[in-house]
The RNA shown here (Bacterial RNase P class A) has 427 nucleotides and comes from a Candidatus Brocadiia bacterium.
It was read from a public genome assembly, where an Rfam model found it.
Order: sequence, then C1' cells, then structure tokens
RNA sequence: AAGAACGGGCGGACGGCCGCUCCUGGAUCUCACCCCUCCGCUCCGCGGAGUGUGGAAGACCCGGGGGAGGAAAGUCCGAGCUCCACAGGGCAGGGUGGUCGCUAACGGCGACCGGGGCGCGACGCGAGAAGCGCUCCAGGGACAGUGCCACAGAGACCAGACCGCCGAUCGCCCGGGCCGCGAGGUCCGGGAGGAGGCAAGGGUGAAACGGUGGAGUAAGAGCCCACCGCCUGCACGGCGACGUGCAGGGCAUGGCAAACCCCACCCGGAGGAAGGCCAAAUAGGACGGCGUCCGAGACCGGCCCGGUCGAAGCCGUCGGGUAGGCCGUUCGAAGCGGCGGGCAACCGCCGUCCCAGAUGAAUGGCCGUCGCCGUCGUUCCGUGAGGAGCGGCGGAACAGAACUCGGCUUACAGCCCGUUCCAACAG
Repeated sequence: AAGAACGGGCGGACGGCCGCUCCUGGAUCUCACCCCUCCGCUCCGCGGAGUGUGGAAGACCCGGGGGAGGAAAGUCCGAGCUCCACAGGGCAGGGUGGUCGCUAACGGCGACCGGGGCGCGACGCGAGAAGCGCUCCAGGGACAGUGCCACAGAGACCAGACCGCCGAUCGCCCGGGCCGCGAGGUCCGGGAGGAGGCAAGGGUGAAACGGUGGAGUAAGAGCCCACCGCCUGCACGGCGACGUGCAGGGCAUGGCAAACCCCACCCGGAGGAAGGCCAAAUAGGACGGCGUCCGAGACCGGCCCGGUCGAAGCCGUCGGGUAGGCCGUUCGAAGCGGCGGGCAACCGCCGUCCCAGAUGAAUGGCCGUCGCCGUCGUUCCGUGAGGAGCGGCGGAACAGAACUCGGCUUACAGCCCGUUCCAACAG
C1' cells in the first nucleotide's frame, strides 16, 4: 500500500429560459345557486321580473410563499385514529424469552452479565489462564414427559475392543545350574504369545463418558496426589443476571427444545377502498321464511358462558337506481437550537418554527459554470508503491408520498470518516 469484519456520512451545487401543482393577497369577468326588492298564484311554498363594491363557486391575469426518501420499498411488528361495540370470563390459537433501564408501545433501543470466535497476554513444567481489544449470540427448562443422534465406528447413556500395550500369577517352548537310580522336583535366564489383564497411545466420527503434570503398576486407569474443570455449602460484593474467596466432596449426572413439549410474561377484530356528511335518481319494487312484549333473528376473529340490539321486525332470493361533491387529509408521542440530568438509550425546561396534500394522480425539460468519479495523454515530485498539476473523452447508484408516526428488514454505482485485525519493524 492492498485487503477483511463492523459502524457512520454524502450520493451533487449555483445561475438562466420555458413548464407543473397547492396555499394566500389583489383586480376583472360569469350568474345557473343563496340573500335582498317587487308582482302573481292553488300562499309560508311555487313561478316570473329586477337590482347589488352582498355571499358562495368557477375562469383568466398580476404578486407572495411551499412542493418527495434514506430507504418514500417490503407490509414484517407496535401504536394513534375510525367502526364492530355497552365490552367481560374461559378454552383453543398466536407472540416474546439472560438482568436492569428507556419508550405511547413493540418482536425495538441502551447499559451490564454470561458464552462462542479472532488477536495480545502477566502467571504456570504443562493443561490452562487473570486481564485487555474487536466481533457474534434465536441467551428460560434436558432429574415433568415423548422423541432423535443417520453413516462410519469395537462402542453414541449409563457403552465399548478395530490397530495395539502387558503377560508379574497359571500354562507352553529353548538353554543352563543343583538334587534325585529314575520318573521328576527346584532355581536362573531367554522366547512366543495361550488363559488372562488394559482402555493410557492410535484409528472412526459432528460428538467417545473430564484435561495436564507426577507418583504407582506387568502394562494401565481418579487407583492416588497437586492444579484446572464439575458439584454442594458458607461468607462477601452487586437492584439484578452474576462474580470473588474459603471449606468439603464424588472423581462424576452426553448433545439436540431454530424437535414436540414444560415454565414465565403478553395479545379482541377489521382497516383510510377505515369511516362520516351533502346532493341527486329509481321501483316507499316483487317473492319466500320465521315472528310480533312468551323473545324469532342478527352481532360480539374460532368455540363455550355471558352480553347487546330487537317486534309494522329480522333474514334470504330476484330486480332497479346512483358511481357526483365535501370531510377524514396533515399541528404531529413533530422538527430545529440552547441549557440541565443520565455511562448511554433517553428525559426535563426555555426558545423558535409550520416544512407536499394530489385523486389517472403535480415538482419536469434545455443550456452554461463549478465540484465528484473513471480513463487516456503530458509535466513535475518520489528509491519505490504512489502523489500533485494541466488538457481530452466518458460517467453518476437504489429508487417516487397517497392517513400519520416509532421500529425492523431488503436495495444502493462511486467517494469519504472511524474502530479492530493484517502489523510495525523495515527495505
């Protein structure tokens, strides 16, 4: 220098010409609507005429202000809001899962605890290892129960001998010594490995029923000892998850719950095409069933209990009309700045500010300059990798609100910043 993992930021700027959309101020025009005046009528409503710096709506012009994102995507969570609906209990079902905090809430965020991986590492014969840095964790329970661990392998829950090691004791073979008349007995040495012993070494496997060092043994083994690990008890520290120390102990009680399950906590449903209002039109349509204060029927995510509405009612079938306008619709658990509290996530106080609102759906097109990136040429610096200047050519990612907000997840050309590793010394 390049690279890897993780986190964060930008992802164009300025000017000109033409164009789009929302809000607002003003002027002009329209008059079919409302108001006002008059007349008539079948009289409180209808019809006609007229007028206006009246109101509302619309058109055009001039002026002012605003106009997409970090993900607007996915529709995965949570909520606000609306309706079911007055809104309970239980079962089934679903979600989350270390501790403590934050938040309106969450399956989110912060800090901490524990564990895995990578790197360093005091100490230690060694196994290990206090501590530090970065990163990851779907982190409750395996003595409540059921189930699985294929294949390989001797053996995979309370097991096991494939290759091997031993063979001290008993037995076999060879040699020697001694005793014995002999059969034979006895002692020593050697050999092969039978009976037998081993699970320490090697192999198989994702995983082999603790690890290291020693003592001991025929060879071995927690058989024994020290340390590490594990279990139990006590003390201390911490809100807590946990940690540290001491003592004792058997040297032993594998894995999978992102398998079913158990435990703890939490959970009504549907959704802006939610849901309201106005105007208009048609056929106050036809048929059938049940029923009329005894309660039919409907509704409450599934089921049960319970509850609500309910009688000129409810349910179903066929048929007809309308598809227009307005609200919801942007003031929010909002943004920004300062001060304070807190390790932080966040919280409090003060100030400031209004930052899209469309409804076949707006914010675009062209030109110029600058900036960024790549590439080619050239000049200069440097031992080199490489860096700086000038000029030409080319390029610029993912991607468009549609009720709003807090999160999560996914996509993103190129460039920049930070932490750790490489790896820090050199040439």

It matches the Rfam family "Bacterial RNase P class A". The family's RNA type in Rfam is ribozyme.